Model confidence (mean pLDDT): 82 of 100. Predicted 3D model of a 72-nucleotide RNA (transfer RNA) from a Patescibacteria group bacterium. It matches the Rfam family "tRNA". About the family: Transfer RNA (tRNA) molecules are approximately 80 nucleotides in length.
């Protein structure tokens, strides 16, 4: 240098054009002498930047960054 893939919540990961979800963590709260387990409840993200198309974009197209892989 070419070509492909990833990029969403603190952590792993879903979402396939109609207002973002899980586990697990976290906080609160019940149990308990007291921890752990268990059980209720609960906040957290403008979806890696930037532009396009669309009535409407995390999603479908450009590009730019980072990161992974194949190939010279």
């Nucleotide at each position: 240098g070419c070509c492909a893939g990833u990029a969403u919540a603190g952590c792993u990961c879903a979402g396939a054009g109609g207002u973002a979800g899980a586990g697990c963590a976290g906080c609160g709260c019940c149990u308990u002498c007291a921890u752990a387990a268990g059980a209720c409840g609960u906040g957290g993200g403008u979806c890696g930047g930037g532009g396009g198309u669309u009535c409407g974009a995390a999603u479908c197209c450009c590009u730019c960054u980072a990161c992974u892989g194949g190939c010279a």